[in-house]
RNA sequence: CGAGUCGGCCGGACGGUCGCGGCCCGAUCCGCUCACCGGCGGGGCGGGUCGAGGAAAGUCCGGGCUCCACAGGGCAGGGUGAUCGGUAACACCGACCCGGGGUGACCCGCGGGAAAGUGCCACAGAAAACAGACCGCCGGUGUUCGCGCCGGUAAGGGUGAAACGGUGCGGUAAGAGCGCACCAGCGCCCGGGGUGACCCGGGCGGCUCGGCAAACCCCACCCGGAGCAAGGUCGAAAGGGUCCCUGCGGGGACCUGCCCGAGCGCCUGAGGGCUGCCCGCCCGAGCUCGGGGGUGGACCGCACGAGGCCACCGGCAACGGUGGUCCCAGAUGGAUGGCCGUCCGUCAGCUCCUCGGGGCUGGCGACAGAACCCGGCUUACAGGCCGGCUCGUCCC
RNA sequence: GGGCGGUUGGCGCAGUCUGGUAGCGCGCUUCCCUGACACGGAAGAGGUCACAGGUUCAAGUCCUGUACCGCCCA
Numbered sequence: 001c002g003a004g005u006c007g008g009c010c011g012g013a014c015g016g017u018c019g020c021g022g023c024c025c026g027a028u029c030c031g032c033u034c035a036c037c038g039g040c041g042g043g044g045c046g047g048g049u050c051g052a053g054g055a056a057a058g059u060c061c062g063g064g065c066u067c068c069a070c071a072g073g074g075c076a077g078g079g080u081g082a083u084c085g086g087u088a089a090c091a092c093c094g095a096c097c098c099g100g101g102g103u104g105a106c107c108c109g110c111g112g113g114a115a116a117g118u119g120c121c122a123c124a125g126a127a128a129a130c131a132g133a134c135c136g137c138c139g140g141u142g143u144u145c146g147c148g149c150c151g152g153u154a155a156g157g158g159u160g161a162a163a164c165g166g167u168g169c170g171g172u173a174a175g176a177g178c179g180c181a182c183c184a185g186c187g188c189c190c191g192g193g194g195u196g197a198c199c200c201g202g203g204c205g206g207c208u209c210g211g212c213a214a215a216c217c218c219c220a221c222c223c224g225g226a227g228c229a230a231g232g233u234c235g236a237a238a239g240g241g242u243c244c245c246u247g248c249g250g251g252g253a254c255c256u257g258c259c260c261g262a263g264c265g266c267c268u269g270a271g272g273g274c275u276g277c278c279c280g281c282c283c284g285a286g287c288u289c290g291g292g293g294g295u296g297g298a299c300c301g302c303a304c305g306a307g308g309c310c311a312c313c314g315g316c317a318a319c320g321g322u323g324g325u326c327c328c329a330g331a332u333g334g335a336u337g338g339c340c341g342u343c344c345g346u347c348a349g350c351u352c353c354u355c356g357g358g359g360c361u362g363g364c365g366a367c368a369g370a371a372c373c374c375g376g377c378u379u380a381c382a383g384g385c386c387g388g389c390u391c392g393u394c395c396c
Numbered sequence: 397g398g399g400c401g402g403u404u405g406g407c408g409c410a411g412u413c414u415g416g417u418a419g420c421g422c423g424c425u426u427c428c429c430u431g432a433c434a435c436g437g438a439a440g441a442g443g444u445c446a447c448a449g450g451u452u453c454a455a456g457u458c459c460u461g462u463a464c465c466g467c468c469c470a
Stems, first nucleotide, its partner, number of pairs: 001392010012343007020051007028043006053367001057378002060376005065227004072279004077223005083095004097111001098109004112218002117216002119212003134157002136153007165183006184208002186205008231300004239256007258292007271283003307326008344365009397469007406422004416453001424440005446462005
């Protein structure tokens, strides 16, 4: 210099101007209450302060939180899958092992079990799974000399995604782990290393055993359900009932929280406890269907948290510990934006030049946006910056 | 905000659980029947199985992601 690989970070900056939302302060206006002082609620105004993301997204996993019995038993069902560790937990992360790919850095793997059982393996092919004889080869036998029949044979041909170890020698009628040597695999035993998956070395056994579990299944481990529209507090209303007043039209106070129809039920208990069944436990006077009507408000949950940043220590790392420091959105038709200028990056055109580059004009600058919160994964993303490592070529 | 389901000829749907040549009805085209039409009869065309990746010898079907459409909740 070229090619490549892995990781981290940013994702416009500054100024002006016009706006938006939360909180605090100030003065002011309106309404209610009030003897006064004051209190409560609301409107715009001024000032201060804070105001989206790396994915806020998909809702694919895991947790916190809330309610259902502080969460029960069994069956069914679902999830995960080498090993060791990290974590609140995980299908996440780190390290390591094994297999595959790459010259290499490095990448990919739903990576337990197919000698527990069941099932499937289309077409082709003789045969697709305790094997099997279509062609061929060999032996016997018959023969009209074309071939037929009986037996042996998986070494050769052909089919297929896949055909029951490979090479060689011996052996044989032809052959075959039938025997032997080496290689590959499997099982058992011994020694060594490692926490472990596993690795290294040696010996024995001809044991040679197809694939699929993102098919059923088996094994090990995990999982109760629902979700902030969870859940809680307060208020309003339609309608009904009782009482009072009345000029008979109506008005007022209090209680309840609607009315009509049908069915079931009221302790011999309907129904409910938000995936199915059985058991058990708890609540329980209403429940279901049809028709009509009303409200559709406020507050809490809810912004201090497995929190961010910095330093040191432990650890290969993920991560953990200690100390310091900071407070950082909270809407409910839903705020964080628009315009202008300068700069930055990039592209196109014109132009100057000392061919390194400079100047002018114009265009473009992504994906996308909180809604209970957090840890991950996945997906989308203009462009830019930084670092580790590998290979090739050249120079010193 | 949260929880679920679907996508297969022009239209409506099977097939997916249990992987092996993609089917049914209507519609469409041609021919027959009729004087002509309808009905009827015969033959036929028409499919990236929404898209992408993976598992497998093999994917509409199994797994993962994406896009679009629809349903439910105080």
Predicted 3D model of RNase P RNA and transfer RNA as a complex of 470 nucleotides. Rfam match: Bacterial RNase P class A.